[in-house]
About this RNA: The part of an RNA shown here (small-subunit ribosomal RNA, 5' domain) has 528 nucleotides and comes from a metagenome.
Context: one part of a larger RNA
RNA sequence: GAUUGAACGCUGGCGGCAUGCCUAACACAUGCAAGUCGAACGGAAACAAUGGGAGCUUGCUCCCAGGCGUCGAGUGGCGGACGGGUGAGUAAUACUUAGGAAUCUGCCCAUUAGUGGGGGACAACUAGAAGAAAUUCUAGCUAAUACCGCAUACGCCCUACGGGGGAAAGCGGGGGAUCUUCGGACCUCGCGCUAAUGGAUGAGCCUAAGUCGGAUUAGCUUGUUGGUGAGGUAAUGGCUCACCAAGGCGACGAUCCGUAGCUGGUCUGAGAGGACGAUCAGCCACACUGGGACUGAGACACGGCCCAGACUCCUACGGGAGGCAGCAGUGGGGAAUAUUGGACAAUGGGCGCAAGCCUGAUCCAGCAAUGCCGCGUGUGUGAAGAAGGCCUGCGGGUUGUAAAGCACUUUCAGUAGAGAAGAAAAGCCUACGGUUAAUAACCGUGAGCCUUGACGUAACCUACAGAAGAAGCACCGGCUAACUCCGUGCCAGCAGCCGCGGUAAUACGGAGGGUGCAAGCGUUAAUC
Numbered sequence: 001g002a003u004u005g006a007a008c009g010c011u012g013g014c015g016g017c018a019u020g021c022c023u024a025a026c027a028c029a030u031g032c033a034a035g036u037c038g039a040a041c042g043g044a045a046a047c048a049a050u051g052g053g054a055g056c057u058u059g060c061u062c063c064c065a066g067g068c069g070u071c072g073a074g075u076g077g078c079g080g081a082c083g084g085g086u087g088a089g090u091a092a093u094a095c096u097u098a099g100g101a102a103u104c105u106g107c108c109c110a111u112u113a114g115u116g117g118g119g120g121a122c123a124a125c126u127a128g129a130a131g132a133a134a135u136u137c138u139a140g141c142u143a144a145u146a147c148c149g150c151a152u153a154c155g156c157c158c159u160a161c162g163g164g165g166g167a168a169a170g171c172g173g174g175g176g177a178u179c180u181u182c183g184g185a186c187c188u189c190g191c192g193c194u195a196a197u198g199g200a201u202g203a204g205c206c207u208a209a210g211u212c213g214g215a216u217u218a219g220c221u222u223g224u225u226g227g228u229g230a231g232g233u234a235a236u237g238g239c240u241c242a243c244c245a246a247g248g249c250g251a252c253g254a255u256c257c258g259u260a261g262c263u264g265g266u267c268u269g270a271g272a273g274g275a276c277g278a279u280c281a282g283c284c285a286c287a288c289u290g291g292g293a294c295u296g297a298g299a300c301a302c303g304g305c306c307c308a309g310a311c312u313c314c315u316a317c318g319g320g321a322g323g324c325a326g327c328a329g330u331g332g333g334g335a336a337u338a339u340u341g342g343a344c345a346a347u348g349g350g351c352g353c354a355a356g357c358c359u360g361a362u363c364c365a366g367c368a369a370u371g372c373c374g375c376g377u378g379u380g381u382g383a384a385g386a387a388g389g390c391c392u393g394c395g396g397g398u399u400g401u402a403a404a405g406c407a408c409u410u411u412c413a414g415u416a417g418a419g420a421a422g423a424a425a426a427g428c429c430u431a432c433g434g435u436u437a438a439u440a441a442c443c444g445u446g447a448g449c450c451u452u453g454a455c456g457u458a459a460c461c462u463a464c465a466g467a468a469g470a471a472g473c474a475c476c477g478g479c480u481a482a483c484u485c486c487g488u489g490c491c492a493g494c495a496g497c498c499g500c501g502g503u504a505a506u507a508c509g510g511a512g513g514g515u516g517c518a519a520g521c522g523u524u525a526a527u528c
Base pairs, nucleotide, nucleotide: 001528002527003526004525006524007523008522009521010520013375014374015373016372017371018370019368020367021333026331027330028329030328031327032326035078036077037076040075041074043071044070047069050065051064052063053062054061055060056059085286086285087284094211095210096209097208098207099206100205103203104202108199109198110197111196112195113194114193115192116150118148119147125140126139127138128137129136130135156165157164158163170191171190172189173188174187175186178185179184212258213257214256219249220248221247224246225245226244227243228242229241230240231239261283262282263281264280265276266275267274268273288309289308290307291306292305311322312321313320314319339365341364342363343362347361348359349358350357351356378408379407380406381405388399389398390397391396412469414464415463416462417461422455427449428448430446431445432444433443434442472517473516474515475514476513477498478497479496483512484511485510486509487508493500494499
């Protein structure tokens, strides 16, 4: 000099854009953060509407009807493995770069083939029982895209090549003939379902090189190193096991100890390098501590389960409940770090045919000069060089065109008005094309209509009034730009280094003046 996720002191007008627990991976009150689908299912607790009935206080109450809008709880499907947080652990099971073969991959895309016919349950519900509660038990009824056989299976899997094995589910829209038990069959479209192949995406695995300090850590290792066989896995492999051999690593630093998430990058520097790894992005690890599996395409799962432990809470003492390193917020720690805010309008995600619902992701707003950038705090004129202050050699000098005065302007802030873009879709109607037996339905493209904004009293613009509301901080001995007076008298004090102060201190304290930066300035800490 540059820089910072900074803090502290003094001061503080506005806006834009960023950033904001670096410490206790300490403990957490409260609310929210993952739901959705009735176009899978049996159903109907609540609300609303409709119809009927009863009572009547004449517009209210009750009852009936899942027929309708819908829908609590339940079965079922998909999603809760993403998104969000943190950096404790980890020095290599990680990360970065470059390769590799022995793998899986829900949803998505393309292609091929199919979607036939049956069965028995379990929730909900009803009845009963236990318990303070959490919850649980017994009996009975019932549906399905839940579950299980049968049939078929080009391709698929196994094979000793003879053969053997294995699947499915329906739901919704529309409809001219024909049939009809008047439910529908049937046709067609859409969404699904099953088997298989390929792709895409994602993930698992292997190899090599690189990746901090310590030798006041020199030897380490028994599933250890390799082989055969078996098991296991989606898959290779001591991954595991039985047997056999005795290997494997190490001064090119094994092992041990300490420290640490890694990278793109950030800061600095002419560069080489050095230091760091906040925000943003990629990967990894973790989710009170330790262990374990279940489900699933995917987890050994932050807001799932089981066990143990510590802690907190409830209890009728028998037993139960919990996990903010999600967003806010609280206590604590600390020099130190924000609101228990708004909205799903946009982007994205989950579910759904869709309408839509959910979304503390996200977009916004609030707080903080924490940083960067921009703007303002007036402009011109004005010598009687006013008054006052300070200095003085008493003549004057300086503050100083500074002020006052005169003439203007009105950025920003204030008040009032006006006001884009962020909105494209979806929906309704309609034309054409595709599909189809079809002018229906559905899909695609286009025209028209109707709307959807948290921010937002926003941006931008216009008008109004009046210089009106807006300057400080550090320094002035040398380094280093900037000097005099007074007070003090090795005292009080200053200080980054040299050093200053013991009676004229440009170095302490005050004043006047000056210098530097400026909504900041200085100090401290840290890096180059």
Its mean pLDDT, the model's own confidence on a scale to 100, is 84. The RNAcentral record of the full RNA draws on SILVA.